Predicted 3D model of a 481-nucleotide part of an RNA (small-subunit ribosomal RNA, 3' major domain) from a termite gut metagenome. The coordinates come from a structure-prediction model, not an experiment, and the mean pLDDT is 83. Its Rfam family is "Bacterial small subunit ribosomal RNA". Rfam links the family to the GO terms ribosome and structural constituent of ribosome.
Context: one part of a larger RNA
C1' cells in the first nucleotide's frame, strides 16, 4: 500500500423519517422446494434463484419414462455398383404408429448422329466418418447479472523514500460528478463525469393526402358528405429556443449559492439509450463456438402413449376479494400506442350467449380490430357472509385442432365454499409519480392473473440525518494480506 473496526469527521441514497397503498392472513392462478412417481427432463439458490431461462409442455416441442423399430444412420463430404426419371402421390394389405409388402397412374435436364458421358435423384454395398441438449462454466471464447450511472480507476515525466512505495488524486471552498474554483513539487495527459444521440415539452419554414374545415357555395335525418379552401389542427422533415445570457445580494475579485426579471421550458427541463479499473474461480458447455473426457447394433435416430399438469406440507411473485368513496340495471361523454391477406373484418340473418351462416371495405393518417373502462345522471339494493365475494361442483353447449381422457380457452344454466381488512415481519412510491381504469403488442392453430408498451382519471408528505441498511472522501487503531 489495502483490507477490517459494536474508531472518528465530513457527505449522499425512497436508507430511514413524514406520508400513500400493499405483501404476511383467505380463494385461486404461478414459480420453487420437499415428497411422490416408470418418469415427474435439465439449469437458476442470500442481495443479484424461485410469473426467472420458457415471447405460449394437449401432440410437436421434449431435452424424462415405457413399449415397437433402425445401424453409414434424420443431416454433411468422399469410393464401387444398380435404376431412369427418381423422388414424390394414390390405392390395398399387416402394424399403435415408425415401417414393410404388392399394384397404379406418371416417364427429367444438357452434350453428342450414335454409343456412351454429365447432371440430378434414389437404392445397393465397403469403410473413413456422421451424430450425442452425454461431463467438466474449477479449462475457454462470447454474452449476461452485481457492486452501480456510484465517481471512481490509472498512467508519462518529474521530485521524495534504501525500498515496498508517496506525490500527482492531499488541502479551503464548490458541485449531481476527480464538477469547477482557489492553494500546493508538482506538470500534462487516458478511461469514466458532462456533451455529442433518441424522445417529450415552445415557436418557425417548408409541404397537404389517405389528414384538417376558419371563410364562399352546395347538401343531408345527420356527417368534410360535394365544390372548393392552405388558414387551423395534425402529420414529417429542416431550423430557432436554455447559456447561470440579463438584474439584485452573499462569497475569496473566483468557482458557485439564494432572489428576480423575461420566457412554453430556468440552472442537468422531464424520460430513455448510454455501465470506467475491477469485484464475486458469479451465471451460461441446454443459444452458439471451443479444449479435454466419455457413448458408437448406442449416452446416436424414427415412432406411439405417458410425463414436464402428480400433492400431507413449506416458501416466493401475483390475481380475486372481504364491499356503501360499493353493487346490480339503465342512459349517456371522451384517449392513446399498436396489428391486420393462410389476415382484420363492418353490415345483416339466427342463437339467451360463447359464437355460426351470408358478406362490403381494407396491402392500410382511406377499411377493420374499435365498444375504451374508470367518470357523469337516473333508478335500486340499507349493513346482512347479504343484490358483498365468487372458490367448488353438476348440466347443457361453443370454438381451435388429426386429436380437448389424462390435460385448453370460452359461454348458459344451477350451485354457491373460504373471505368481515389480516400476528411477528416486510416491500413499494417523492408528480402526471403512488394509487385506481382500462386498451394495444409479441409469443401463439387454440390457450394470459405473465412480460413489454399505451393513454384516462389523479393524490399525501419530506421537520430532518439521531437511528437502521448500501456508498463516497479524508483520517486513526490493528497480533490481518
Nucleotide at each position: 500500500u489495502g483490507a477490517c473496526g459494536g474508531g472518528g469527521g465530513c457527505c449522499c441514497g425512497c436508507a430511514c423519517a413524514a406520508g400513500c397503498g400493499g405483501u404476511g392472513g383467505a380463494g385461486c392462478a404461478u414459480g420453487u422446494g420437499c415428497u411422490u412417481u416408470a418418469a415427474u427432463u435439465c439449469g437458476a439458490u442470500g442481495c443479484a434463484a424461485c410469473g426467472c431461462g420458457a415471447a405460449g409442455a394437449a401432440c410437436c416441442u421434449u431435452a424424462c419414462c415405457c413399449a415397437g423399430g433402425c445401424u453409414u444412420g434424420a443431416c454433411a463430404u468422399g469410393g464401387g455398383g444398380g435404376c431412369g426419371a427418381a423422388a414424390g402421390u394414390c390405392u390395398a394389405u399387416a402394424g399403435a404408429a415408425a415401417u414393410a409388402u404388392a399394384g397404379a397412374a406418371c416417364c427429367u435436364u444438357c452434350c453428342g448422329c450414335a454409343a456412351g458421358g454429365a447432371a440430378c435423384g434414389c437404392c445397393c454395398u465397403a469403410c473413413a466418418c456422421a451424430g450425442g441438449u452425454g461431463c467438466u462454466g474449477c479449462a475457454u471464447g462470447g454474452u449476461u447479472g452485481u457492486c452501480g450511472u456510484c465517481a471512481g480507476c490509472u498512467c508519462g515525466u518529474g521530485u521524495c523514500g534504501u525500498g515496498a512505495g508517496a506525490u500527482g488524486u492531499u488541502g479551503g471552498g464548490u458541485u449531481a460528478a476527480g464538477u469547477c474554483c482557489c492553494g500546493c513539487a508538482a506538470c500534462g495527459a487516458g478511461c469514466g463525469c458532462a456533451a455529442c444521440c433518441c424522445u417529450c415539452g415552445c415557436c418557425c419554414u417548408u409541404a397537404g393526402u389517405u389528414g384538417c374545415c376558419a371563410u364562399c357555395a352546395g347538401g343531408u335525418a345527420a356527417a368534410g358528405c360535394u365544390g372548393g379552401g392552405a388558414a387551423c389542427u395534425c402529420u414529417a422533415a429542416g431550423g430557432g429556443g436554455a447559456c447561470u445570457g440579463c438584474c439584485u445580494a452573499g462569497u475569496u475579485u473566483a468557482a458557485c449559492u439564494a432572489g428576480g426579471a423575461g420566457g412554453a421550458a430556468g440552472g442537468u427541463g422531464g424520460g430513455g439509450a448510454u455501465g470506467a479499473c475491477g469485484u464475486c474461480a458469479a451465471a451460461u458447455c441446454c443459444u452458439c463456438a471451443u479444449g479435454g473426457c466419455c457413448c458408437u447394433u448406442a449416452c446416436g435416430c424414427c415412432u406411439g402413449g405417458g410425463g414436464c399438469u402428480a400433492g400431507a406440507c413449506a416458501c416466493g411473485u401475483g390475481c380475486u376479494a372481504c364491499a356503501a368513496u360499493g353493487g346490480u340495471c339503465g342512459g349517456u361523454a371522451c384517449a392513446g400506442c399498436g396489428g391486420g391477406c393462410a389476415g382484420c373484418a363492418a353490415g345483416c340473418u339466427g342463437g339467451c350467449g360463447a359464437c355460426a351462416g351470408c358478406a362490403a371495405g381494407c396491402u392500410a393518417a382511406u377499411c377493420c380490430c374499435u365498444a375504451a373502462a374508470a367518470a357523469c345522471c337516473g333508478a335500486u339494493c340499507u349493513c346482512a357472509g347479504u343484490u358483498c365475494g365468487g372458490a367448488u361442483u353438476g348440466g347443457a353447449g361453443u370454438c381451435u385442432g388429426c386429436a380437448a381422457u389424462u390435460c385448453g380457452a370460452c359461454u348458459c344454466c344451477a350451485u354457491g365454499a373460504a373471505g368481515c381488512u389480516g400476528g411477528a415481519a416486510u416491500c413499494g412510491c417523492u408528480a402526471g409519480u403512488a394509487a385506481u381504469c382500462g386498451c394495444g403488442g409479441a409469443u401463439c392453430a387454440g390457450c394470459a392473473u405473465g412480460c413489454c408498451g399505451c393513454g384516462g382519471u389523479g393524490a399525501a408528505u419530506a421537520c430532518g440525518u439521531u437511528c437502521c441498511c448500501g456508498g463516497g472522501c479524508c483520517u486513526u487503531g490493528u497480533a490481518c494480506a